[in-house]
This is a predicted structure of a 100-nucleotide RNA (SAM riboswitch aptamer (S box leader)) from Lishizhenia tianjinensis.
The prediction has a mean pLDDT of 83.
RNA sequence: AACUUAUGAAGAAAGGUGGAGGGACAGGCCCUUUGAAACCUUGGCAACCUAUCGUAUUGAAAAGGUGCCAAUUCUGAUUCCCUCGGGAAAAAGAUAAGUU
Numbered sequence: 001a002a003c004u005u006a007u008g009a010a011g012a013a014a015g016g017u018g019g020a021g022g023g024a025c026a027g028g029c030c031c032u033u034u035g036a037a038a039c040c041u042u043g044g045c046a047a048c049c050u051a052u053c054g055u056a057u058u059g060a061a062a063a064g065g066u067g068c069c070a071a072u073u074c075u076g077a078u079u080c081c082c083u084c085g086g087g088a089a090a091a092a093g094a095u096a097a098g099u100u
Stems, first nucleotide, its partner, number of pairs: 001100007013042005021031003027075002043069003048065002052060002073092001078089004
């Protein structure tokens, strides 16, 4: 990097450095000098893998490997339904585990 499978209406922030952007992607909308990105420290959430326990399962647990801690994956482009406001699916992207 590619492929396969699974998941996404829930959940979880403080401090320091920094100094204008950020939310993958047209648009929309939103966050941000009451301090963006990035980096560091500490803390937390979750339970994909997993030490361990178990009634051995679709359970528990949370030491370890990842991930995550504004907004449904913020919404949205394609298709379908429909009471035209919404609903469903897909695509894309994200994460995990595995394979090449």
Annotation:
Rfam family: SAM riboswitch aptamer (S box leader). Rfam links the family to the GO term regulation of gene expression. The model forms 94% of the base pairs in the Rfam consensus.